[in-house]
Molecule: transfer RNA
Organism: Nanobdellota archaeon
C1' cells in the first nucleotide's frame, strides 16, 4: 500500500442481508415482596444520541460515501 470482517445500555448479545419508527433479551446495579438473616425466587425500576461525520429517503441501527478504532490475510 491492497483486501476482508467487526464496532448496538456498565458487560454480553438479537435486530442489519430485505428501511416502517417507544431499539428487544440475558447478566450486573437500585427499590420492594418473600425469608429469622442471607442466597435463591417474584415484581418493578435504571441505563442506548446503534463508533464519528455526511448523503439518499416521507422515514436509517439497517442502504451509500468518507473517516476513527480493533482483528485477520496479502504485498
Nucleotide at each position: 500500500g491492497g483486501g476482508c470482517c467487526c464496532g448496538u445500555c456498565g458487560c454480553c448479545u438479537a435486530g442489519c442481508c430485505a428501511g416502517g419508527a417507544u431499539a428487544g433479551g440475558g447478566c450486573a446495579c437500585c427499590a420492594g415482596g418473600c425469608u429469622u438473616c442471607u442466597a435463591a425466587c417474584c415484581u418493578g425500576g435504571c441505563g442506548g444520541u446503534c463508533g464519528u461525520g455526511g448523503g439518499u429517503u416521507c422515514g436509517a441501527a439497517u442502504c451509500c460515501c468518507a473517516c476513527c478504532g480493533g482483528g485477520c490475510c496479502c504485498a